[in-house]
Context: one part of a larger RNA
Formats: sequence, C1' cells, structure tokens
RNA sequence: GAACGAACGCUGGCGGCGUGCCUAACACAUGCAAGUCGAACGAGAAAGCCCGCUUCGGUGGGUGAGUAGAGUGGCGAACGGGUGAGUAACGCGUGGGUAACCUGCCCUUACGUUGGGGAUAACAUGCCGAAAGGCUUGCUAAUACCCGAUAACAUUUCCGGAACCCCGGUUCUGGAAGUCAAAGGCGACCUCUCCUUGGAAGUUGUCGCGAAAGGAUGGGCCCGCGUACCAUUAGCUAGUUGGUAAGGUAACGGCUUACCAAGGCUGAGAUGGUUAGCUGGUCUGAGAGGAUGAUCAGCCACACUGGGACUGAGACACGGCCCAGACUCCUACGGGAGGCAGCAGUGGGGAAUAUUGCGCAAUGGAGGAAACCCUGACGCAGCAACGCCGCGUGAGUGAAGAAGGCCUUCGGGUUGUAAAGCUCUGUCAGGUGGGAAGAAACACAUCAGUCUCAAUAGGGCUGGUGUUUGACGGUACCACCAGAGGAAGCACCGGCUAACUCCGUGCCAGCAGCCGCGGUAAUACGGAGGGUGCAAGCGUUGUUC
Repeated sequence: GAACGAACGCUGGCGGCGUGCCUAACACAUGCAAGUCGAACGAGAAAGCCCGCUUCGGUGGGUGAGUAGAGUGGCGAACGGGUGAGUAACGCGUGGGUAACCUGCCCUUACGUUGGGGAUAACAUGCCGAAAGGCUUGCUAAUACCCGAUAACAUUUCCGGAACCCCGGUUCUGGAAGUCAAAGGCGACCUCUCCUUGGAAGUUGUCGCGAAAGGAUGGGCCCGCGUACCAUUAGCUAGUUGGUAAGGUAACGGCUUACCAAGGCUGAGAUGGUUAGCUGGUCUGAGAGGAUGAUCAGCCACACUGGGACUGAGACACGGCCCAGACUCCUACGGGAGGCAGCAGUGGGGAAUAUUGCGCAAUGGAGGAAACCCUGACGCAGCAACGCCGCGUGAGUGAAGAAGGCCUUCGGGUUGUAAAGCUCUGUCAGGUGGGAAGAAACACAUCAGUCUCAAUAGGGCUGGUGUUUGACGGUACCACCAGAGGAAGCACCGGCUAACUCCGUGCCAGCAGCCGCGGUAAUACGGAGGGUGCAAGCGUUGUUC
C1' cells in the first nucleotide's frame, strides 16, 4: 500500500447492487418447510337451508354432496434446503479403465396386454388401555395379492461353427432341453357380431401395464499422478499378504468363511501423533510465489450420540423404522412422546452477525389427462454505512477586506470571498397527479392444416384468433408544486509524513507505530486559533499478502 463475512470509538442525508453466527456439530417454546392422484378402488358424513308431521321434547324427507375427513393402491418423499463434526483418504482434483456393473421417470424400435382365484383395510360389532395405541368376530373393492396359459431378440444347461482380441473372453450364429409376463382407466362410435330409442364382452382413440433391444441421463467400482505438519513418532501387520474352494454383491475383490502357504508395508518416511472437508476460485504480488477455501458452482461427509437393517430403480434414509445411550416432556406410575447442522424465532456462548414478514405472479421441482394442489426451493419485502458504486449537502457575484475569534514587533497579520448582501438553480428528501416492463405459457373456446379410424364421432400434432393470471407495488419511472430551505464529520499537524502558533502543565498529568517527548518559554502532554488529509464516513484493533 492492498484486502476483509469483520469488531470497537466518534459521526451519519439518499439511492442501486451485494453480503450478514467466523464462537457452542450448545439446548430448543411456537408456526410453517412433502405431498399429490376420485380419469386405480371400496365406502362416505355434519353444520346450515327448505318441506312434512309433532305430545313442541323432537322426528322423517330433500339439499348441502358423491363434498369434507379418513382408508386401500400408485408415484414422490434418495430431489430441493442445511451444516463442516468427522475424514490426510481413491475423500478431492486431473487423466484413464469397467472385456467386472446398475439405471425409476424420459426417448427410439418391435412384440404382447390371456383364463381364473382367495383375501384384506376402510366400515360394523364386542373388548382392553389414563394416553399412545391394540385385540376379537363379521362384510367388501381394486392398476393391491396369488395361481394358470402363451412367449423370445431374455436367461440357464448341453452339443457345434465363425470373426475379433488385451489369451481370457467379447460379438455373431445353428440345434436340443428348461425357466420367467401383464391391469386396467377415460373418451368416442355402430362398419362388422349379439341384444335393438340405445348399449355391449364389438370397433376405435388416448393414458397406462408386461417381457426385450438400443439411447440419453444419473450412479457404483478400479487404476496412474497430485494433495498439510512432526523423525523430540522407526519399525508396522494374523484376514495380516497370496492361493484353492464356497458364499455374498448390480459388479471385481479377504468383501466373508474354511483350508493351505508365509507373506505384505517401510528412510523415495511405513506405523503413530497433530491439524484440516477438497476443488473451481478468492486476496495479495510485476511475476514467481505466499495466504486462504464466507457468499456462488462441482464433489464428499454428516443429521441428538453409537449401531442395524427394511422398503425401493436408487437410502443403510435430516423432517422413515428398530435397538442402546444421554437429555427434555406427558403419565392414572402400568407406560408413552421428542430430535431446527430446513425458514423464521428463543435461551446460552461471544467483540460480533437480521423478520416468529409477503407471494407462488416469475424460474425450477413433486403429483395429476387436466383444472389444480403442494413447494420457508425460489421471487420479493423488512433490519444493519457490513462492503462496493453513484448522488447530494448548493451555484454565481460580493472588499467597507465588516463584526467576532486568534496572533502581534501594536504598525498590523490571519480566519477571508469566507460571511452578510444581491442574482440564480432545483439533484436528493417532502407534497400532488399519472403510472409500468417483468406475462409467456398452460388451460378452455373457435378456425385451418395434417395423422389415426369404417367415420364428416372422438382423439393426437402444428399454426391462427379470443378469454385469464403480478407477491414486489401505487414500487420504479414521468410531470407538476414549494423553496437554499432538511443534509459534515473524523483523524492528524516533532522526524518517518502533508500540515504551527499561543495558553495551561512542570519527569506531574499525560503521549507513543519506531526513534522518543514532559524536570518553567513543550510545533511531541491538555485546550484554543490556524492548517493538512480523507469524506458519509473517518480513525483504532485484529488477520493475510
């Protein structure tokens, strides 16, 4: 000098864009943060209102409404969001390998979607419990579950052939035998068949469903190289190193087990200890380098602490389950409930870090055919000079060089064109009025084209037209009104280092980054006048280069 997620002191007008628990991965009241689908399925209220009857207590029907709230089932909940405790490691970075692998939703290709069955929740009934919750009996549905049929380009075994190559397999291909599938929903129509206003087990469209091949995306595993400090850590290792066999996994592998062998690592630093998430980047520097890893982005790890598996395409799962532990809460003492390192917020710690806000309008995500619903992701607003940037606090003129202050050699000098006065301007703030872009879609209606189809039904795709949607926000912005009015401080002035005099004090009180000032004329302490430097900031402290 530059920088900062800063803090402290004094001061403080406005706006834009950013940023904001670095400490206790300390404990958490309260609310919200993951649901959705009735076009998979069965069942299905109440209040209110209307009508009838009434012994005026009620009671029946309709509507509310196939609505609400539950339940079965599907998809999602493994994303998104947080934190950095652990980890010195194939964790990360980079470059490869997988002939050792998986991949829901999505896309492409081609095939299929057949015949049956038994349950069960909800519900009803009885019962147990303070509660959380649970048990018995009875009924019922499905795209829930099960059995059968059919099936290869799948897969297993056996017998062959060809090509390639890393020599162990890959790809292609012939034959025989074995194994495994499925689910329907919604809409339209009557050409064919059956019943005949029309409907169906018929036809058709669409969304699904099953087995398979390929793609895309996302992942698993392996390897080369790089990746902090300590040798005042020198030896470490029994599933340890390798083999055989078996098991296990999507998959290779001591991953696991049995047996066999005795190996494996290490001064090019093993083992141990300390510290630490890694990277793109960020800061600094001419660079080399040094330091660092907030915000944003990629990867990893974690979710009260430790362990475990279940479900699933995917988890050993932050707002799932089980066990153990610590802590907190409820209890009828028998037993139960909980996990903010999600967004706000509270206590605590600390020098120190914000609102228990608005909205799904946009972007993105989950579900749904869609309408839509959910979304503390996100978009916005609030607080904070925490940072960067921009603007303003007026401009011109004005010498009797006013008054006052300070200094003085008492002549004067300085503050100083500074003020006053005169002439103007109108940024920001204030008031009045107008007032956005961000919205394009989806959907619906209609029209046209094209495809499907028996079809001028219906449906798919493309295009045109119309309707609808804004949290921010009456915000940005624009015009007008008034009027210099509401808007300057902080540090320093001995040298380094830009800026000097007077008074007070008298080695005292004090200053100080270093050198050093102060003991009676202190440009170094305190005050004043003046000056210098920055400026809505200025200084100090801390840290890095």